[in-house]
RNA sequence: GGAGGAGAAAUCCUCUAGUGGCGGACGGGUGAGUAACGCGUGAGAAUCUGCCUUUAGGUCGGGGACAACAGCUGGAAACGGCUGCUAAGACCCGAUGUGCCGAGAGGUGAAAGAUUUAUCGCCUGAAGAUGAGCUCGCGUCCGAUUAGCUAGUUGGUAGGGUUAUAGCCUACCAAGGCGACGAUCGGUAACUGGUCUGAGAGGACGACCAGUCACACUGGGACUGAGACACGGCCCAGACUCCUACGGGAGGCAGCAGUGGGGAAUUUUUCGCAAUGGGCGAAAGCCUGACGGAGCAAGACCGCGUGAGGGACGAAGGCUCUUGGGUUGUAAACCUCUUUUUUCAGGGAAGAAACCUGACGGUACCUGAGGAAUAAGCAUCGGCUAACUCCGUGCCAGCAGCCGCGGUAAGACGGAGGAUGCAAGCGUUAUCCGGAAUGAUUGGGCGUAAAGCGUUUGCAGGUGGCUGUUUAAGUCGGCUGUCAAAGACUGGGGCUUAACCCCGGAAAGGCAGUGGAAACUGAACGGCUAGAGUGCAUUAGGGGUAGAGGGAAUUUCCAGUGUAGCGGUGAAAUGCGUAGAGAUUGGGAAGAACACCGGUGGCGAAAGCGCUCUGCUGGACUGCAACUGACACUGAGGGACGAAAGCUAGGGGAGCGAAAGGGAUUAGAUACCCCUGUAGUCCUAGCCGUAAACGAUGGAUACUAGGCGUUGCCGGGCUCGACCCUGGCAGUGCCGGAGCUAACGCGUUAAGUAUCCCGCCUGGGAAGUACGCACGCAAGUGUGAAACUCAAAGGAAUUGACGGGGGCCCGCACAAGCGGUGGAGUAUGUGGUUUAAUUUGAUGCAACGCGAAGAACCUUACCAGGGCUUGACAUGUCGCGAACCCCGCUGAAAGGUGGGGGUGCCUUAGGGAGCGCGAACACAGGUGGUGCAUGGCUGUCGUCAGCUCGUGUCGUGAGAUGUUGGGUUAAGUCCCGCAACGAGCGCAACCCUCGUGUUUAGUUGCCAUCAUUAAGUUGGGAACCUGAACAGACUGCCGGUGACAAACCGGAGGAAGGUGGGGAUGACGUCAAGUCAGCAUGCCCCUUACGUCCUGGGCAACACACGUACUACAAUGCUGCGGACAGAGGGUAGCGAGCCGGUGACGGCAAGCCAAUCCCGCAAACCGUGGCUCAGUUUAGAUCGCAGGCUGCAACUCGCCUGCGUGAAGGGGGAAUCGCUAGUAAUCGCAGGUCAGCAUACUGCGGUGAAUACGUUUCCGGGCCUUGUACACACCGCCCGUCACACCAUGGGAGCUGGUUUAGCCCGAAGUCGUUACUCUAACCGGAAGGGGGAGGACGCCGAAGGCUGGGCUGGUGACUGGGGU
Repeated sequence: GGAGGAGAAAUCCUCUAGUGGCGGACGGGUGAGUAACGCGUGAGAAUCUGCCUUUAGGUCGGGGACAACAGCUGGAAACGGCUGCUAAGACCCGAUGUGCCGAGAGGUGAAAGAUUUAUCGCCUGAAGAUGAGCUCGCGUCCGAUUAGCUAGUUGGUAGGGUUAUAGCCUACCAAGGCGACGAUCGGUAACUGGUCUGAGAGGACGACCAGUCACACUGGGACUGAGACACGGCCCAGACUCCUACGGGAGGCAGCAGUGGGGAAUUUUUCGCAAUGGGCGAAAGCCUGACGGAGCAAGACCGCGUGAGGGACGAAGGCUCUUGGGUUGUAAACCUCUUUUUUCAGGGAAGAAACCUGACGGUACCUGAGGAAUAAGCAUCGGCUAACUCCGUGCCAGCAGCCGCGGUAAGACGGAGGAUGCAAGCGUUAUCCGGAAUGAUUGGGCGUAAAGCGUUUGCAGGUGGCUGUUUAAGUCGGCUGUCAAAGACUGGGGCUUAACCCCGGAAAGGCAGUGGAAACUGAACGGCUAGAGUGCAUUAGGGGUAGAGGGAAUUUCCAGUGUAGCGGUGAAAUGCGUAGAGAUUGGGAAGAACACCGGUGGCGAAAGCGCUCUGCUGGACUGCAACUGACACUGAGGGACGAAAGCUAGGGGAGCGAAAGGGAUUAGAUACCCCUGUAGUCCUAGCCGUAAACGAUGGAUACUAGGCGUUGCCGGGCUCGACCCUGGCAGUGCCGGAGCUAACGCGUUAAGUAUCCCGCCUGGGAAGUACGCACGCAAGUGUGAAACUCAAAGGAAUUGACGGGGGCCCGCACAAGCGGUGGAGUAUGUGGUUUAAUUUGAUGCAACGCGAAGAACCUUACCAGGGCUUGACAUGUCGCGAACCCCGCUGAAAGGUGGGGGUGCCUUAGGGAGCGCGAACACAGGUGGUGCAUGGCUGUCGUCAGCUCGUGUCGUGAGAUGUUGGGUUAAGUCCCGCAACGAGCGCAACCCUCGUGUUUAGUUGCCAUCAUUAAGUUGGGAACCUGAACAGACUGCCGGUGACAAACCGGAGGAAGGUGGGGAUGACGUCAAGUCAGCAUGCCCCUUACGUCCUGGGCAACACACGUACUACAAUGCUGCGGACAGAGGGUAGCGAGCCGGUGACGGCAAGCCAAUCCCGCAAACCGUGGCUCAGUUUAGAUCGCAGGCUGCAACUCGCCUGCGUGAAGGGGGAAUCGCUAGUAAUCGCAGGUCAGCAUACUGCGGUGAAUACGUUUCCGGGCCUUGUACACACCGCCCGUCACACCAUGGGAGCUGGUUUAGCCCGAAGUCGUUACUCUAACCGGAAGGGGGAGGACGCCGAAGGCUGGGCUGGUGACUGGGGU
C1' cells in the first nucleotide's frame, strides 16, 4: 500500500502483497569419491572474521530513483512487457576524519535514522573472544608378475592474483626434482576418539554417540555474502520424470514420515514445541520432522514371574523288564498358605531456576478387594561334551563341526520313554578375535620332517677390538604444555534393585618444550696392538695356464710263418675266416688315456685336479716380530667361475658309444645279453648355467673333557747322527664325555654354548605348472601363482609279516631205495547234470570209503498224496472214566466208526497216586534261519620249540633286556658268558604197553622133569604160561675230544645204551577254520503249519569230470591134492560143537557156554607134490542168463550169498604225483564195532619180512639270528601310467563384447578475466558540448559435455584345443 474493524478525527488494531533488514554457509542426512596435509598428533606465520564483549571518535549537508499501486498489453502455462505515480535504516554525492599507502611531499578514505527522551540503531578505528583459511615434522592398507616417473615439471627474476604465502598464474632464464628407506602405476578404503577379542604384545573392525573431511540427480561455472563456489539459491550441458494449446515450461527425499523396486533383512504418512537448543525480533511472539515423547520389532541389555510348604517303602497311565522289579516320582491327586504378576475400584506426581506454561499422562507410584488364579519353550544325549534305553529301519531311508555312524540285536538314522543343558527364550547360519608358539618383537625353525643360494668376489646396508678427552643424537630420570567430551578403570550418588544415568579422581603411554646425568651405543679429536694386513726366511702340493718329450696298451696298414677255425654266451646266433682269418714275428701310422707309486694322502672357493720336463702364474702353512694401526665380519642388488649333457663354427676321430641295423631271450621284449655302429666323447673359439652342484649341514669370531691315527712346518730331551720320546701351530680322519636332538645321531672340523650378517621355510596335490617379464641361436633357464581337490602328505624309531636278501639248523624235504596213484574193470565219495524230490552239511593242504560204527520200510531231515490241530512229547486247571483187553465194518495206511468184556492199588476213610478220554487256556513243537550273535567239542600250523610274566635296568615312548652271544641237544636240553635275577605255560620225566629178571599166586590156564591116559585125561609139578608186586638204564664206569663246563665219540658190562620201541599227553595263539544237523543256547521266523501221523517214492538217477580204495594185467604166477604155525577179540532175541540132508549157500535135530572151562575157529601167505609153458592163456574176472539159499511185515525200484553157464576191459600205465628209515615198507590172512540182513570201508591183531641214506640245503615246510621295506586285511600286500565313461575348475584360442585410464586433434555452453568503444545510460563534474562512471553487445584466452583416431590395464564370452582334479 490493499482489505476488514474501532474512533468525531488524528489515529489505532487484525490479516496480507510489496520494499527493506537479518537468517537461508547453522541444525538435519549420506559415505559415492578420496591413499591425500584427507585424517590423527605436535608445531608454525604471511591472513580474514557477521552477530558478541571492551574501548576511542563520529552520526553534518544534499540528491535522484524503483517496486507495490493505476492503466494498456503478450502468453496454454511458467512468467512477463510498456506507460504513469510514490516512501524508506534501499541507492547516490559533498564535508569532516583517528586510520591506511608513501622516505617525504602528498594521496586516499565513512555514516541512517527511530521513538515512549531513555535507549535502540548507523559509521570509522583499536583490542578480545569465537570461527575460518594457509604451511611444516611424524604416523596412516595391499601388490615389484607395477622400476623407473616428471615439462609448470624443479629452482630463479619480473609481473599478475588472493583475505593471506606460494608455479597459484604469465613471460624470460637455468636444468633441475622424485625413486629400492619403494617413486610411478594398479587394487581397495572416508579418517579418528573408540568397539570386539586377547594374559599381554597384537589381530579384526570404524554401527550407535562425539570430532574432522567429502558429497547433495551427473559434470562444469560463477554470483551474492563476514562466511558458499551453497542439500530444500542461480546459470549452462547431460540422463531421467512430469505438464503442454507443441510455441514452451517444471523437477531433484543421501531432511522427517511414507510409496515402489531390490533383498536373508530394517519401523508410524504419530503427539508437542511443555523441556533443551537454534534463527529473527526491543518485546509480545513467530519458525524449528533439530529435539522431547509416544507407537512397531524377544533386535539388545537388565530385573521379575509362571507359585510356596506338606504329601506314599510310592495311585493310575506311560516306558522298560531277568516278571522279582525299576523309572516317570513328591511329580500328581489331596491339605495348608501367599498374591509378585493379572483384573477391578479409589488416590495421584516430580519433570517448571520470577508469574504463566506438561506433549508424555490419569503415565510412574500409592491404597483396597478378588482368586493358584492369566503365563514354558527350545536344543541335545557315540567321543570331544553334561545327559541311555526300547522299538522301527537294514550301506536303504538318513545323520555329520572333526573323527565317523547305517550291510538284522544301531546308546550315532526315525519315533517313544527317560535324562542333560539353557530358559522367554532356544537352536542353526554368517562374520571377527581366541585357542594357533599355525608368520614366533614378546615367542618358531632350516643334516634326515617344508627350508642353506652350486661357489666366490664385492657397492649400498647391518654389525664391530683396547684406551683417553669432548659432545649429548640415542638412553635415563625431573618439571611444563597438550593428547576435546563421551567411553574404559576407580571412589561416590540417583531411579524399590539392576540395566541406565549423574558427580569426582587417577595411572600408563604418544608428541612438543625445558633444565639435568654421562655408565653404555653414536659423533668428533687423540693414543695403542691382541683382530686384519705388509715385510723377511723357509716348506709342501695331481692349484692354474702354455709349450716340449715318453712308454705300455688298442685299432689299423704292409710283409713273413702257418691252417681251420675265430669270436661270443647261461646256452647260442648274427659277425669274421680257405680271396688264408684267429695265433705268431717284424716294420709303419693314428688318436685317446696316463698302470704300478696311490694312501678316509695332497691342492683348490666350488666345479675339479694324477706320465715326465720347462716357462709364466694364484693361493696356503710354518718361523721371526721389522712396518701400518681397526684398515674388520657379513653382504640385498651387481660381477666372476661353474660337472655332465646339449648348441654354433672349424678341425680331429684309435677305443668307447645315445640313435639306428642285426642276432638272441621272451607270451611280447621298441630292454637287460651278443655282433655292428652314427652323433658325441678329443682340440680351438663362443654359447648354455643346470645336477643327489651332498657333509642333503651358509659365512665369521670366541668358549667348552679326552683318546688314537695321518699330512706339512718349527722347537725341546737324548744322540756323532738317523731313529726314539715329548711340545706348539695349521690341515685331514676314527672313537667318545658333558651338552644338544623327535629319534637317528652330532660331539674343539658341533647338529654344544653365545654374538653378528645373509639366504630360505610355513599342510599334501594341482606345480616348479600357467600367465607375464628377463636371459638364451635353440634346448631351455631364472622369477613364479590361482581355481579346484584331499584329511592327510611326511620324519625317525618299534613290533610283526614278507623278500626270486644273508647266515645257522631241522623234517621221508630232496637225494639213495622199495612199493604205489595217474591207464583198465568194479566199489565208494564229490562236482556237474537231471528230477516232483534226487534232504543236508563238509570245499587247497586241513572237503571228497568225510558227519554216516553200515538209506529196502523205519532211519529221513526231501517229494507226491491222504489225515490231525492244546497237538506225536512236557507241566498246570476242570470234568468223566479204573487202567486195560477182545471182536467187527471201512480204508493204501494213518485214521474213521460200531460192539463186547472188565471194576484195580494205598489210606489217618477226609482223600491220594498212576493211567485213559473230553473241554478251555497258558503253552507245546520246528533237522526252519543265523557257526559272521554264542557255549561246548574238533581240525590245522605241530609234538614245531616255542609263548609269556614279576621285579630290576635301559628308552620321552612304542618297546627292549631277560629269550641275544660262544658251545651243545630231539628240545628255550644243558653249560659258560652277560643288567639282569627269578618264575610260569610248553620240552623232558611222572602214566599205559612191549622187551629182561626176581618174588609171589596156581584155576577154567600150562606140562620141562616123574608116572598115567584114547585125550593135560588123572596124580603130581610150578619150569613155561597167566596175573600182581618189584628190580633194572643213570652217560653210572673207562679212554679220548672239549674251556678243569655242558656235551660228543669210542669201549666195557648188560636182556636192553645214550629219549630202548610204541602210545596217551597238543603251550600262547592263527585260520570270523568246522559244527545251530549230536547236544546246549541268544535273537529272528512258522503256529488248522516251516508242527505232527501215514502210504508210496527219493537220498541208489547218468553224457561226463575228480578223489579214495579193491581186483588184476600173470610163471617170485595160477591151479589140484596133501601138510604146518598165530595173536587179538566176540558170544543168551547170542555163539552154536556134534550128527543128518544138500555140489553149495544153507536147512533139520541138538550138547555145551553169561566164557583162560563151551562156541565162533580150518588162519593165509608158507612147505611138499602134480599140472599149466607165455597165450588175452588152466591169466583176469566185469557183464549177462538160468536155478537156488538167508534175513526181514516186505528184497521191483534197491540186500547179501550159492551153483551152473557166459568170459568184457586189462599185456604194468603220458604229463604229473603219493607213502615209507626196521620188525618199518611190501605182502598174507584173522577178528571186532555198526548190524534183522548187507563191508573192497573203518578199527584192531598177528604171520612172512626187505632195500637204501654218499650226502645236501636245490624244491616244500618249519625254528633262531640278521638285513631291507612305501606292507600291518601284513606279498593272495602295496602300487604306476595310458586308454574307455561321467562330472568339475582352469590355461591357450580366429575373434566378439564391456569397464577403466591415457595421448593427440575437432567442436565449444554457461561463466570469470581481458580487449574493443558498436548501442544505451537517473544521481557526480561541467555554462554547454561533453566527461567520468555503469549496463548491454562484439572479440580473445581458458573451458564441461560431445566427436574422431591411437594406446595401456582389466572383465565376460568363443568353434577348437592343452594339461589337471574327482